Model confidence (mean pLDDT): 85 of 100.
This is a predicted structure of a 1506-nucleotide RNA (small-subunit ribosomal RNA) from an uncultured bacterium.
Its Rfam family is "Bacterial small subunit ribosomal RNA". Rfam links the family to the GO terms ribosome and structural constituent of ribosome.
[in-house]
RNA sequence: AGAGUUUGAUCCUGGCUCAGAUUGAACGCUGGCGGCAGGCCUAACACAUGCAAGUCGAGCGGCAGCACGGGUACUUGUACCUGGUGGCGAGCGGCGGACGGGUGAGUAAUACCUAGGAAUCUGCCUGGUAGUGGGGGAUAACGUCCGGAAACGGACGCUAAUACCGCAUACGUCCUACGGGAGAAAGCAGGGGACCUUCGGGCCUUGCGCUAUCAGAUGAGCCUAGGUCGGAUUAGCUAGUUGGUGAGGUAAUGGCUCACCAAGGCUACGAUCCGUAACUGGUCUGAGAGGAUGAUCAGUCACACUGGAACUGAGACACGGUCCAGACUCCUACGGGAGGCAGCAGUGGGGAAUAUUGGACAAUGGGCGAAAGCCUGAUCCAGCCAUGCCGCGUGUGUGAAGAAGGUCUUCGGAUUGUAAAGCACUUUAAGUUGGGAGGAAGGGCAGUUACCUAAUACGUGAUUGUUUUGACGUUACCGACAGAAUAAGCACCGGCUAACUUCGUGCCAGCAGCCGCGGUAAUACGAAGGGGGCUAGCGUUGUUCGGAAUUACUGGGCGUAAAGCGCGCGUAGGCGGGCAUUUAAGUCAGGGGUGAAAUCCCAGGGCUCAACCCUGGAACUGCCUUUGAUACUGGAUGCCUGGAGUUCGGGAGAGGUGAGUGGAAUUCCGAGUGUAGAGGUGAAAUUCGUAGAUAUUCGGAGGAACACCAGAAGCGAAGGCGGCUCACUGGCCCGAUACUGACGCUGAGGCGCGAAAGCGUGGGGAGCAAACAGGAUUAGAUACCCUGGUAGUCCACGCCGUAAACGAUGAAUGCCAGCCGUUGGGGAGCAUGCUCUUCAGUGGCGCAGCUAACGCAUUAAGCAUUCCGCCUGGGGAGUACGGUCGCAAGAUUAAAACUCAAAGGAAUUGACGGGGGCCCGCACAAGCGGUGGAGCAUGUGGUUUAAUUCGAAGCAACGCGCAGAACCUUACCAGCCCUUGACAUGGCAGGACGGCUUCCGGAGACGGAUUCCUUCUCGCAAGAGACCUGCACACAGGUGCUGCAUGGCUGUCGUCAGCUCGUGUCGUGAGAUGUUGGGUUAAGUCCCGCAACGAGCGCAACCCUCGCCCUUAGUUGCCAUCAUUCAGUUGGGCACUCUAGGGGGACUGCCGGUGAUAAGCCGAGAGGAAGGUGGGGAUGACGUCAAGUCCUCAUGGCCCUUACGGGCUGGGCUACACACGUGCUACAAUGGCGGUGACAGAGGGAUGCUACUCCGCAAGGGGAAGCCAAUCCCAAAAAACCGUCUCAGUUCGGAUUGUCCUCUGCAACUCGAGGGCAUGAAGCUGGAAUCGCUAGUAAUCGUGGAUCAGCACGCCACGGUGAAUACGCUCCCGGGCCUUGUACACACCGCCCGUCACACCAUGGGAGUUGGUUCUACCCGAAGACGGUGCGCUAACCUCGCAAGAGGAGGCAGCCGGCCACGGUAGGGUCAGCGACUGGGGUGAAGUCGUAACAAGGUAACCGUA
Repeated sequence: AGAGUUUGAUCCUGGCUCAGAUUGAACGCUGGCGGCAGGCCUAACACAUGCAAGUCGAGCGGCAGCACGGGUACUUGUACCUGGUGGCGAGCGGCGGACGGGUGAGUAAUACCUAGGAAUCUGCCUGGUAGUGGGGGAUAACGUCCGGAAACGGACGCUAAUACCGCAUACGUCCUACGGGAGAAAGCAGGGGACCUUCGGGCCUUGCGCUAUCAGAUGAGCCUAGGUCGGAUUAGCUAGUUGGUGAGGUAAUGGCUCACCAAGGCUACGAUCCGUAACUGGUCUGAGAGGAUGAUCAGUCACACUGGAACUGAGACACGGUCCAGACUCCUACGGGAGGCAGCAGUGGGGAAUAUUGGACAAUGGGCGAAAGCCUGAUCCAGCCAUGCCGCGUGUGUGAAGAAGGUCUUCGGAUUGUAAAGCACUUUAAGUUGGGAGGAAGGGCAGUUACCUAAUACGUGAUUGUUUUGACGUUACCGACAGAAUAAGCACCGGCUAACUUCGUGCCAGCAGCCGCGGUAAUACGAAGGGGGCUAGCGUUGUUCGGAAUUACUGGGCGUAAAGCGCGCGUAGGCGGGCAUUUAAGUCAGGGGUGAAAUCCCAGGGCUCAACCCUGGAACUGCCUUUGAUACUGGAUGCCUGGAGUUCGGGAGAGGUGAGUGGAAUUCCGAGUGUAGAGGUGAAAUUCGUAGAUAUUCGGAGGAACACCAGAAGCGAAGGCGGCUCACUGGCCCGAUACUGACGCUGAGGCGCGAAAGCGUGGGGAGCAAACAGGAUUAGAUACCCUGGUAGUCCACGCCGUAAACGAUGAAUGCCAGCCGUUGGGGAGCAUGCUCUUCAGUGGCGCAGCUAACGCAUUAAGCAUUCCGCCUGGGGAGUACGGUCGCAAGAUUAAAACUCAAAGGAAUUGACGGGGGCCCGCACAAGCGGUGGAGCAUGUGGUUUAAUUCGAAGCAACGCGCAGAACCUUACCAGCCCUUGACAUGGCAGGACGGCUUCCGGAGACGGAUUCCUUCUCGCAAGAGACCUGCACACAGGUGCUGCAUGGCUGUCGUCAGCUCGUGUCGUGAGAUGUUGGGUUAAGUCCCGCAACGAGCGCAACCCUCGCCCUUAGUUGCCAUCAUUCAGUUGGGCACUCUAGGGGGACUGCCGGUGAUAAGCCGAGAGGAAGGUGGGGAUGACGUCAAGUCCUCAUGGCCCUUACGGGCUGGGCUACACACGUGCUACAAUGGCGGUGACAGAGGGAUGCUACUCCGCAAGGGGAAGCCAAUCCCAAAAAACCGUCUCAGUUCGGAUUGUCCUCUGCAACUCGAGGGCAUGAAGCUGGAAUCGCUAGUAAUCGUGGAUCAGCACGCCACGGUGAAUACGCUCCCGGGCCUUGUACACACCGCCCGUCACACCAUGGGAGUUGGUUCUACCCGAAGACGGUGCGCUAACCUCGCAAGAGGAGGCAGCCGGCCACGGUAGGGUCAGCGACUGGGGUGAAGUCGUAACAAGGUAACCGUA
């Protein structure tokens, strides 16, 4: 620091995902040791049990229990007595239970953080001052009695105090009317010389305590400012509310409370309401700014079963206190009681999930105490847990026979791998054993000394000696012993992302963070081997930040990707021209205070290191305060004219509103002329018309809109505005003077304007025209087309408030090259209709610059400033709910669940278009002949079958593989047989092998028997080799599967003219250019031009053949001349034909025209056998179709192995309701039949062709010459010509059938071909549709060959006769080039929309129902404090009284009053759950119906509205 993912590829936008760090974690697998930390995040759910707050006898009365002592009695070890001593249960009293510990429910401000403030209190503690005198009356404990199950309580009777109450005193304190008034206290312990004594002590002194008061410290209360989450689909809230006066209350200010008065207070800088939440130091992340978070540690707050309340106290409205109410749990004798783990352990429950009912007060700290000490689940330790961080170990060195085993293999080997074994060492940690710090400071006792003091007592401090205190702890640490001994896993290996092979599986099982893997060769699933990664852990899941500049302050955008409000006016707000003075709010600098500690960072130090800990520093970016600075911003004041505005003079204009008015046209009405049609369409029909239409003439009515002018023209803010005239009126531009003096820009809310459609009321209504009706079209046609036609369109008034309201571009200001138009003004010049110039508009092109590109470009999308609006993946959705507006339609504001990994922009290359242009082809057209109808042949489908073997499937399968299925072929079926096999290589044993003959069984294969002949090759031999048989095993064999694993071969587009490369250039890039353009060609053929220049594969040519000539050579060919014969038969000859070798020839070369002077084209031109590639063939670019073939062959993988191999017999491939393809023969006279008998070419021939001759009607048969073929044979060419038939199912046609034969062959039944005789079917030229052919072609006529024993209408080849037509490129099909559109790229056989049906999911409405929360009104009114009180009770004090007693003050209980928790009644608000039914939405491999969109998508598409 980035990466993957949208596309065929590209750039951009944009989301999703990953790599990092983190964690109080959990889960899976695994697990050696230690250190340091951490450990209920959920149910503030309920809790059994134990412990967590006591202490003081030096405050008090005392003595239940324990120990000791004393005494008495005596049975000498018992009983009794004795507070005497140590001490002490319960009790009175004091201090502490307000700390410490827990939790985070509530709380959005009565909290917290930061910084300030004044009207306060403060036990214990510190310092100061002044005191501490003298009395009184009670009460618990205790005793007696009583009640109760218990908890607990009652009555009577004693008693003490540092408990309680007066009195005295009052330095200071408080109150005050300034005269005065009020108000305290307590003692205890130690020691003691003199003095006194009732022997208790007084007294003195020390210490502690007490009282009053002043200060301090600490702690607490209160107030102020700023900061502190989300929601505006929460916009108004508030009656003690805001303020004042007075009173009450409090420690204290204050509506804190009350009475009265006033009517205020808060709020868009977000009040109120709703939701959520303890806050902070910090923690995690990040480069930072930020974001997230608030466990452990520390500070603050709140809470203690839920709600309310006060008491005590310095402090509480009190976690382990009280009272009341409620819920829950427990006890109960049913009458009544008890309880509160959010203390430490622990239990149940919840949950993915979180520990021991441990030890100790040794240390630190706290409470009490004079102290010893006691208490302390605070704390210190230990236990459990890999929960995290850190450290260590599981050995080290050597070791190649590169062991064995595993895995892979191209079978050679490679790898695991120096890894192991082996050899030599070491011993950390664990284990055993021995030693052994520090954490301990204090305390007790004894002595010394200082202070205190009358005192050498006491007490306190210091010091010396001595003694004593450790939970952890079998501590840390050190030593010894033994032995490699006790110690490695986890996830991953397609890309991102480091790491690859085999097997299994076969869209199954499964994987997956994203993209995506898996349908028989999976580096992606599972396993194995191997590898890379981390390591006592590893992986998964969850969380947070990062990456994400993906909310953008740092640091983004808005023409087309999401995004500029439809437009203006303007409020608040934000921003704002020049100069000067002043101020000092912002700003800047210095100082001061604070910013707790811990944490982070730096330095140093301590644990062997580290984690961890300690010390110091820095930092804490903040807030407050103070002093200063004054450039900039702000405030104040004064001035200025450049921004803005006013004035004067001109100017243009469909700017607006109202009133009037004009002509053309449509329609209608009246009248005339006139007659059969009109109208409409692709074609028609509905419709109108003989009741007179259409057409035409005249007249009239009525409504709406304004031709020409007219223009990228003008005006307006936008919507928008168009005949003419008048009236009223807004804005703008130019020129010029004077004036005002920043008056400006933008603009949240707000207000206004705002096309069309639509709505309301009233008019109007010619044309047009939703709805509707009819006619067409169509598979349908609720459409497009046609005929009609109502709202509406028009006017007035009022609503609506939206549009693709668009320049898809907010407003304002300044700056930044030009050129060419145009509108309205001004200026200058002269040649007076031109040129130059300037301001304001409006267009085109274009530089810099910008942009993803397209493009924009002084009218910016450039460079900058100000202000507003808006955006943050696609869908769901501009939808739901709620609110506001509206008469309604609806508008506006505006989500979520769920779902996808894309959606999108621009450009590129293709492909496609019922887009365009150019061009070609038997593509059409023009012609000729066919197919489709018949019969037959043949192939295919289908069906059938034991099998009808298999393949081929639009063109490019179907007389195709098959150039020939009776057996064989043959792969199929049935049956019978063989198992190293019919065939190959290797081993062992035996043997020659082979040929000829016969017999038996059998369908045959095969099995059995048998006769005769011969005795393999090399080698002297041994032996070797070939061959056969037998045996065993490696293996053979497979027309079994996969042509979608392949090679090779082939088809097709297409013999179409294309397909590419190098370098250069252009573009961010995919790519482009070249290859496009102008001509031309059969051709990317050639020429010219050109940021291209060249090159390659294709085209053409080179090759074969036919056509002309020459030459060479003449046998089997030929015969002109000369002989000869029946005959080129022979002599002779090689001139000719021919044969087959070699050459020539044709190149637009020549001429004319045309073209650009080129390439080329034209010419019934010349010449030539041939003329414009002369005809034909071979030759097939890059590629496409996963085209065809595993059954030609080859081949990977899979499968079978007494069978899916091999042999044999028989059957089948030949079946037959049917459908299709390709052919043959016909339907006849251009013919049939009969006859005559002329002219080819190219082939084939020894298992052959067979002349000739004989026989047979014939197929054929019997003899038999020639020929291994330019010699002989097949071999007759046929159409042609002559005669006859005369239009008919025929003298056409020949199927079918009967019968008799022939040939081939082992064999013609299934199932061959041919012949004779007989039979004589369909068929009279073929519907829709469709095929071939452009010249020696079509058509027609025969001939030959391959295959082959036989079988040809097929195929291949050959010649004979021998046409017609082509205007032309509009249309159909195919193809090429350029261009255009595209939402296609599997590429139009594409893509894709909506309803319906089915399944699932979330969601809205919904009669209602359930619950939470909250408000208002009213009722009830526990405990409690406050206030009142006439009844009852009452020690201290006061008064009276000698006393008894009485009265008073005060108190207690009761009663009354207001306040008030819980509860109740009624009615609202709001939130959530459920809900019959219902609405749309989303998702789903193959459903239905259509075809809306993308091409002109077949009616251009889209927006608003009905």